This is a predicted structure of a 73-nucleotide RNA (transfer RNA) from a Tepidisphaeraceae bacterium. Its Rfam family is "tRNA". NCBI's taxonomy places the organism under Bacteria, Pseudomonadati, Planctomycetota, Phycisphaerae, Tepidisphaeraceae.
RNA sequence: GCCGUGGUAGCUCAAAGGGCAGAGUAGUCGUCUCGUAAACGACCGAUUGGCGGUUCGAUUCCGCCCCACGGCU
Numbered sequence: 001g002c003c004g005u006g007g008u009a010g011c012u013c014a015a016a017g018g019g020c021a022g023a024g025u026a027g028u029c030g031u032c033u034c035g036u037a038a039a040c041g042a043c044c045g046a047u048u049g050g051c052g053g054u055u056c057g058a059u060u061c062c063g064c065c066c067c068a069c070g071g072c073u
Stems, first nucleotide, its partner, number of pairs: 001072007010025004019056001027043005049065005
């Protein structure tokens, strides 16, 4: 330098023929308990890596760039 895969909540990951961004875990509160843990319920939490483009509408499609991993030279 070229090719590929990935980047979404504090963490681990979903979602996708373009149409309300979710789960688990963590955190907070509550129920239960003599008390703690566990269990159960609720709440909280994301400018979907950045900047542009296409579109009525982009996490999703296109371009450039950044970062991580792998391959080739």